[in-house]
Context: one part of a larger RNA
Molecule: small-subunit ribosomal RNA, central domain
Organism: Promethearchaeota archaeon
RNA sequence: CUGGGCCUAAAGCAUCCGCAGCCGGAUUCGCAAGUCCACAGUCAAAGCCCACGUCUUAAGCGUGGAAUUGCUGUGGAUACUACGAAUCUUGGGAUCGGGAGAGGCGUGAGGUACGUUUCGGGUAGGGGUGAAAUCCGAUAAUCCGAACCGGACCACCGGUGGCGAAGGCGUCACGCUAGAACGAGUCCGACGGUCAGGGAUGAAAGCCAGGGGAGCGAGCCGGAUUAGAUACGGGAAUGCCUCUUGGCAUCUCGCUGAAAACCCGGGUAGUCCUGGCUGUAAACGAUGCCCGCUAAGUGUUGCACAUGGCACGACUAUGUGCAGUGCCGAAGGGAAGCCGCUAAGCGGGCCGCCUGGGGAGUACGGUCGCAAGACUGAAACUU
Numbered sequence: 001c002u003g004g005g006c007c008u009a010a011a012g013c014a015u016c017c018g019c020a021g022c023c024g025g026a027u028u029c030g031c032a033a034g035u036c037c038a039c040a041g042u043c044a045a046a047g048c049c050c051a052c053g054u055c056u057u058a059a060g061c062g063u064g065g066a067a068u069u070g071c072u073g074u075g076g077a078u079a080c081u082a083c084g085a086a087u088c089u090u091g092g093g094a095u096c097g098g099g100a101g102a103g104g105c106g107u108g109a110g111g112u113a114c115g116u117u118u119c120g121g122g123u124a125g126g127g128g129u130g131a132a133a134u135c136c137g138a139u140a141a142u143c144c145g146a147a148c149c150g151g152a153c154c155a156c157c158g159g160u161g162g163c164g165a166a167g168g169c170g171u172c173a174c175g176c177u178a179g180a181a182c183g184a185g186u187c188c189g190a191c192g193g194u195c196a197g198g199g200a201u202g203a204a205a206g207c208c209a210g211g212g213g214a215g216c217g218a219g220c221c222g223g224a225u226u227a228g229a230u231a232c233g234g235g236a237a238u239g240c241c242u243c244u245u246g247g248c249a250u251c252u253c254g255c256u257g258a259a260a261a262c263c264c265g266g267g268u269a270g271u272c273c274u275g276g277c278u279g280u281a282a283a284c285g286a287u288g289c290c291c292g293c294u295a296a297g298u299g300u301u302g303c304a305c306a307u308g309g310c311a312c313g314a315c316u317a318u319g320u321g322c323a324g325u326g327c328c329g330a331a332g333g334g335a336a337g338c339c340g341c342u343a344a345g346c347g348g349g350c351c352g353c354c355u356g357g358g359g360a361g362u363a364c365g366g367u368c369g370c371a372a373g374a375c376u377g378a379a380a381c382u383u
Stems, first nucleotide, its partner, number of pairs: 004354003007337002012351001014201004021194003025088006033081002035077008049065006091191001092188003095184003103177007110154002114150002117147005125136002162169002206277006215271002220266004231256001232254004237250005288350006297327013332339002356383003365376004
């Protein structure tokens, strides 16, 4: 000496489940595999190290010793680990109780707005913009009222509120179904943690088949607008080439003026539904999961308990405990921003990942996919 890291510098898999593996609570007994001790054998010679000798010295050589951290055998130790047996309840699970919730799926019902159509009223414009135009309107629009139909959506409540592993979830009712918290401390008795490979889920867009189509709306069609730049046309001057026309560059003039974007009028795919595929996102807390430990303060959600109030109610105020979710902060950490019992602090277990920038998430190969592409994933070269 026997790495350092991963919020923002490169680096936490999108999320969960989980086989192997790795790790694993308390007590007792046993065993003695790991572990530890003693002894023996072996660990060739040379070499290394030490002592002495020798060639005048050195290197070298000779003699002796030490060492050979390993392996094997025998005997012993039993704290820890493993194994066997038994027991326990704190971890974990189950059960019971009353509550909370946009958790999921299905069925039914509703609401305004929007749009088409029809009817009634009403008359010349409407719409749109910076200004306009395309566009709509005498086949009566816009506007006001009513009715039927249609698809999508779910204002207010609504809240750094809630639920979910994440993606995500918001009208109401019912049915089916999942999970969490609190309380009881009844039951099981370590049954646990993490997890390569594997499996499942996974926004939007996209794809396949079938439906649906109101509004919005990539691509697309049309209208309008424009300084600079670019393009186009004219001009003389300068420089260069050719040295004849001319060409290139610079300059200058031109209400010459194209296209894209912004703005406006339309509008297809899509957005919606059913079934299947895709498997990616700044899938973010840019922060893997689990366990233990480490000041306070202040909001808020759920449950339980205590005390007070009472219009006694599934009420209310205050406090306490547990669980969640925010802010602020001691210690501590950090390059800083900041984090700070929801850690990025102090420790333990397991997994994933990083190793200068570009080339490149590319090429090649493989696997998957209907395709789009996804996953895996280099090198030359360059700096």